[in-house]
RNA sequence: GUCGAGUUAGCUUAAAGGUAAAGCGGUAAUCUUGUAAAUUACAAAUUAUGGAUUCAAAUUCCAUACUCGGCU
Numbered sequence: 001g002u003c004g005a006g007u008u009a010g011c012u013u014a015a016a017g018g019u020a021a022a023g024c025g026g027u028a029a030u031c032u033u034g035u036a037a038a039u040u041a042c043a044a045a046u047u048a049u050g051g052a053u054u055c056a057a058a059u060u061c062c063a064u065a066c067u068c069g070g071c072u
Stems, first nucleotide, its partner, number of pairs: 001071007010024004018055001026042005048064005
């Protein structure tokens, strides 16, 4: 230089155009002499950035940034 894959909650991952889900973690309560465990509840991501298409975009298209890999 070129081609491909990836970027979503603190972490690991879902979500095939209809308004984002779960596990672990966090907070609170219950339980306990007290912790842990367990149970219940709650909070947390406008989806890397900027545009385009659409009634509607994490999802389709374009550009940019970053990460990983192939080729040169």